[in-house]
Context: one part of a larger RNA
RNA sequence: AGCACACGGAGGAUGCCUAGGCGCUAGGAGCCGAAGAAGGACGUGGCGAACAACGAUAUGCCCCGGGGAGUCGUAAGCAGACUUUGAUCCGGGGAUGUCCGAAUGGGGGAACCCGGCUGCGGUUAUGCGCAGUCACUCACUUCUGAAUCCAUAGGAAGUGAAGAGGCAGACCAGGGGAACUGAAACAUCUAAGUACCCUGAGGAGAAGAAAACAAUCGUGAUUCCGUCAGUAGCGGCGAGCGAAAGCGGAGGAGCCCAAACCAGAGAGCUUGCUCACUGGGGUUGUGGGACACCUUAUACGGAGUUACAAAGGAGCAGAUUAGGCGAAGAGGUCUGGAAAGGCCUGCCACAGAAGGUAACAGCCCUGUAGCUGAAAGUCUGCUCUCUCCAAGGUGGAUCCCGAGUACGGCGGGACACGGGAAACCCCGUCGGAAUCCGGCAGGACCAUCUGCCAAGGCUAAAUACUCCCUAGCGACCGAUAGUGAAGCAGUACCGUGAGGAAAGGUGAAAAGCACCCCGGGAGGGGAGUGAAAGAGAACCUGAAACCGUGUGCUU
Numbered sequence: 001a002g003c004a005c006a007c008g009g010a011g012g013a014u015g016c017c018u019a020g021g022c023g024c025u026a027g028g029a030g031c032c033g034a035a036g037a038a039g040g041a042c043g044u045g046g047c048g049a050a051c052a053a054c055g056a057u058a059u060g061c062c063c064c065g066g067g068g069a070g071u072c073g074u075a076a077g078c079a080g081a082c083u084u085u086g087a088u089c090c091g092g093g094g095a096u097g098u099c100c101g102a103a104u105g106g107g108g109g110a111a112c113c114c115g116g117c118u119g120c121g122g123u124u125a126u127g128c129g130c131a132g133u134c135a136c137u138c139a140c141u142u143c144u145g146a147a148u149c150c151a152u153a154g155g156a157a158g159u160g161a162a163g164a165g166g167c168a169g170a171c172c173a174g175g176g177g178a179a180c181u182g183a184a185a186c187a188u189c190u191a192a193g194u195a196c197c198c199u200g201a202g203g204a205g206a207a208g209a210a211a212a213c214a215a216u217c218g219u220g221a222u223u224c225c226g227u228c229a230g231u232a233g234c235g236g237c238g239a240g241c242g243a244a245a246g247c248g249g250a251g252g253a254g255c256c257c258a259a260a261c262c263a264g265a266g267a268g269c270u271u272g273c274u275c276a277c278u279g280g281g282g283u284u285g286u287g288g289g290a291c292a293c294c295u296u297a298u299a300c301g302g303a304g305u306u307a308c309a310a311a312g313g314a315g316c317a318g319a320u321u322a323g324g325c326g327a328a329g330a331g332g333u334c335u336g337g338a339a340a341g342g343c344c345u346g347c348c349a350c351a352g353a354a355g356g357u358a359a360c361a362g363c364c365c366u367g368u369a370g371c372u373g374a375a376a377g378u379c380u381g382c383u384c385u386c387u388c389c390a391a392g393g394u395g396g397a398u399c400c401c402g403a404g405u406a407c408g409g410c411g412g413g414a415c416a417c418g419g420g421a422a423a424c425c426c427c428g429u430c431g432g433a434a435u436c437c438g439g440c441a442g443g444a445c446c447a448u449c450u451g452c453c454a455a456g457g458c459u460a461a462a463u464a465c466u467c468c469c470u471a472g473c474g475a476c477c478g479a480u481a482g483u484g485a486a487g488c489a490g491u492a493c494c495g496u497g498a499g500g501a502a503a504g505g506u507g508a509a510a511a512g513c514a515c516c517c518c519g520g521g522a523g524g525g526g527a528g529u530g531a532a533a534g535a536g537a538a539c540c541u542g543a544a545a546c547c548g549u550g551u552g553c554u555u
Base pairs, nucleotide, nucleotide: 001554002553003552004551005550006549007548008547009546015540016505017504020477021476022474023473024472025471026470027469028468029466030465031166032165039100040099041098042055043054044053046078047077050074051073052059061094062093063092064091065090066089070082071081072080105114106113107112115134116133117132118131119130120129121128136163137162138160139159140158141157142156143155144154171202172200173199174198175197176196182189186236212219213218223250224249225248226247227246233241234240254458255457256456257402261280262279263278264277266275267274268273269272285436287401288400289399290398291395292394293393294392295391296390301389302388303387304386312385313384314383315382316381317380318379319378320377321376323372324371325370329345331344332343333342334341346363347362348352354366355365356364407431408430409429410428411427412426413425417443438453439452440451441450442449494499512539515526516525517524518523
C1' cells in the first nucleotide's frame, strides 16, 4: 500500500410525513378611480428589528348584531392592563385615514420644496398653526366683450359622482401586422391575419330584426353546438386551404328614428319665401305612410324600469354577509411510555364525511346528517302603490319613403374562392342614377320568374374567460417533485435590464439537560428528563462516494 471483516467519522440518498402546490366541478362575483384608485413611502406598541394590522382618533374610535370566558397578533419574556356593568373574537354599517402616486395650487431628482385666497386660532406685531379652496379638457348656464355699428372671436364665473389613471399575463371588438417554418431548395402560396403593438368596451363583448335564404316546395333577426363534410370548391391544381344551404338542438323578443303633412315660437333678408329648432304625425314590402272620408273606442283592458318613455315607495318571501342546537362507552381486561390496538361486553345512527386526541376512535374533542337563526347591508322574485298607452277600413289624384348614396371604370382588400366565367361585401380615385309605372338580389350577363326594400339607430338570452370568494373532488406532486417561491420569495445575491436562487421534519408533551467534573472556549464525561438522548436543537430514518481505527491475509 492493497484486499477482507468489525467498529466509527463525514455525508444527506432512501423510506415515511405535509404545512405548499397542480388540475378540475358547482355556486357566487366579475370591476376600482378626482367622494382621490391600484400600488407604495413613512409612521403607530411600555420594551431593538421584521411580518401582519392600523393611520397623528394610528396594534385602534363609534353604532348595531352574534358569542359567552378569558384576553392584550406572529411571539416567548419583563412590566402593566382589560374582562359576566359581557372583554378578546366574528359579521354588518359608519368615522378617522400623514405623504407620494392619474396627482390635479406651482415646482420636483415619487413619498420633497414653495405658494395664493377665505375663515378660525396664536403673537404687542411679523414670522407661525389649523380647516377649506385654487390643474387641464369637455358639456350646460350666466355675465362680459375686440379689430368693427350690431355681432362674432376671445375672457370670467357658476354647475357636473363628466373625462384623465389602474387592471385579470384571461375572455371581446376594432386599427396596424411579421418571420422562422412547410412546400423536403424557393419566389405565388403556407405559417397567419397567428405572434406582437395600439385603441376601446363589458361582465361579457361582437352580431342582430332581411334590399336574407331558397327554388317553383318553402323558411322567417342574431348567436352557439352537432351534422352536412374533409363534401362542394379554391390551389406553383404543389404544399396545403376549405365552406354554405338544409336538418337536429341551446336560446328565443322585438323595437325606435329620418321624410311627407300639421302647429308653435325664432333667424335671414330680396316681404313671401328660405333656413334651423320644438311638439304632433309616421316607420312599411300580401308596399307603407302623408292626404281625404268613414267605423269602433277610451280604462271592468294591456304594458312597464335589459331595447321598446321613465322615477320611485311599501309589504311579503327566498338567498347571502356572523351563528346556534345537534345521538350514542370517561365499559371491563391484556400489551404498552401512551389505547383509539387485541379479547369480552354494550349503545347511537336522516349522523360509519373528515380532522384531531401519546399507535388504528361511529359513541373523547371539533364536527357530520338533520333542524334552526339577522338589528344592519346586498341580491332575487311576487303583490300593491306608481307610471305609460287608441285601433282599423275605404279611396288612389298629389306628396314622402335615408345622395355625392347605389352603381360603373381603374387600383386594392375581404369573402373557403390565389383575377378567375367572379357574383356578393369593403376601401382609394374618377365619373355618377332612380322614388313605387321605383329599386336590390337569386355567383359574369340578358329575359322570365321568385325573394326582398340599401344608403339612420337600439336590443336580453343561449356563447367566451377566471385575478377573486365559498363548498368540494382527484388511478395529480410529495421537498432535485409540485408554483420561481411548503421557511418573512419575486426575497438574498448579481445585473442598467431581461433575469433570479438555496433552504421542510427533536419529542406525545420542552419535560430543551438543575447540579457536579475536564476545558480559556468550543466540546465532552457524569447526573437528571424522556419509551428512546445511538431523539440534545449541526436534532426522524441515516444509503453511497470519501476519511479513519482494530484484526487477519498478501506484497

The prediction has a mean pLDDT of 85. Predicted 3D model of a 555-nucleotide part of an RNA (large-subunit ribosomal RNA, domain I) from Paenibacillus larvae. Rfam family: Bacterial large subunit ribosomal RNA. Its family is annotated with ribosome and structural constituent of ribosome in the Gene Ontology. The full RNA is in RNAcentral, with records from ENA.